About this RNA:
Predicted 3D model of a 348-nucleotide part of an RNA (large-subunit ribosomal RNA, domain IV) from a Ktedonobacteraceae bacterium. NCBI's taxonomy places the organism under Bacteria, Bacillati, Chloroflexota, Ktedonobacterales, Ktedonobacteraceae. Its mean pLDDT, the model's own confidence on a scale to 100, is 80. RNAcentral holds the full RNA, with entries from ENA.

[in-house]
Context: one part of a larger RNA
RNA sequence: CCUCUGUUAAGGAACUCGGCAACAUGACCCCGUACCUUUGGAAGAAGGGGGACCUUAGUAGCGAGCCUCUCUGAGAGGAGGGGAGCGUGAGGAGGUGGCACGAAAAGGGCCCAAGCGACUGUUUACCAAAAACACAGGUCUCUGCGAACGCGGAAGCGGAAGUAUAGGGGCUGACUCCUGCCCAGUGCCGGAAGGUUACGAGGAGUGGUGAGCGUAGCCACGAAUCUAAGCCCCGGUGAACGGCGGCCGUAACUAUAACGGUCCUAAGGUAGCGAAAUUCCUUGUCGGGUAAGUUCCGACCCGCACGAAAGGAGUAACGACUUGGGCGCUGUCUCGACAGAGGGCUCG
Numbered sequence: 001c002c003u004c005u006g007u008u009a010a011g012g013a014a015c016u017c018g019g020c021a022a023c024a025u026g027a028c029c030c031c032g033u034a035c036c037u038u039u040g041g042a043a044g045a046a047g048g049g050g051g052a053c054c055u056u057a058g059u060a061g062c063g064a065g066c067c068u069c070u071c072u073g074a075g076a077g078g079a080g081g082g083g084a085g086c087g088u089g090a091g092g093a094g095g096u097g098g099c100a101c102g103a104a105a106a107g108g109g110c111c112c113a114a115g116c117g118a119c120u121g122u123u124u125a126c127c128a129a130a131a132a133c134a135c136a137g138g139u140c141u142c143u144g145c146g147a148a149c150g151c152g153g154a155a156g157c158g159g160a161a162g163u164a165u166a167g168g169g170g171c172u173g174a175c176u177c178c179u180g181c182c183c184a185g186u187g188c189c190g191g192a193a194g195g196u197u198a199c200g201a202g203g204a205g206u207g208g209u210g211a212g213c214g215u216a217g218c219c220a221c222g223a224a225u226c227u228a229a230g231c232c233c234c235g236g237u238g239a240a241c242g243g244c245g246g247c248c249g250u251a252a253c254u255a256u257a258a259c260g261g262u263c264c265u266a267a268g269g270u271a272g273c274g275a276a277a278u279u280c281c282u283u284g285u286c287g288g289g290u291a292a293g294u295u296c297c298g299a300c301c302c303g304c305a306c307g308a309a310a311g312g313a314g315u316a317a318c319g320a321c322u323u324g325g326g327c328g329c330u331g332u333c334u335c336g337a338c339a340g341a342g343g344g345c346u347c348g
Stems, first nucleotide, its partner, number of pairs: 001343008010334002014332001019329001028050004036041001038174001053092005059087001061086002066081005109327007116319002121133002137172007149158003175314004180244003185241002187237005194232003200226002212218002245263005272306001273303001284300005
């Protein structure tokens, strides 16, 4: 010097990104317990108190072994006695010279506000446990059974020894209140008149050229027309992929614009929320909390660039989650000090 452990005056988070770490709380009994709430909870809320150890009184009660009687073949059972012990009442001790209790060990810190996720669960084996995944619930879609779908070349197997209250896939994610507008593009579903269209069917015809065989000629060639799905076309569909405007003017202070004009669009963002896990400007502005607050809470709305199942807004309960505040508590600190154990170091 390091590690582990213990104690520490006064102060008590002044430490620090942050109370990280440590301290503190702690079992049992009694009293008592708010907001909120899905009436279950919240709740061990919070908060207050107590006994324990010793002495004493047979003392509210409960009452074992044991003894007697009874029943019985025996056991079990029943009645009585007795009184250990527990409990009850009163008093004392309770940091003393090492011991409050306890054989020892084990043995909640709490409260307020906000965010996210409903919850119990799951996860990056070895830097992440979470607001990520899952989840019951919601919804869309496919599937009539040799199901859809998946594996496989096939046979076959899974689905399922199931049968639409079933099974597969997508999205959302308890619950409460809700989920607006756009079908122009893309996708999907439906339609079938017309257009386009392959193989195929069909079989017309002039000229030229030409490999081959060749005396002629044959042959290669091959039009119109008919012809499926698809595409074009017609319609539907958003809890399908997705999208949800600009400029200018206007009110008797000013400011602002309920109002008007105009351009564009498939339609121009509804409810709700909003400097937000989203706000660049920004430490926006106002209010609260502090002596002092880039964080936090409540508002405002100018939403750079929220917004309704890639769900919107709330929400009791829950969380080794995240953020802010408070009480208690402490060597985190002011600011150090001392002690114990083990290392390091020196000599051997």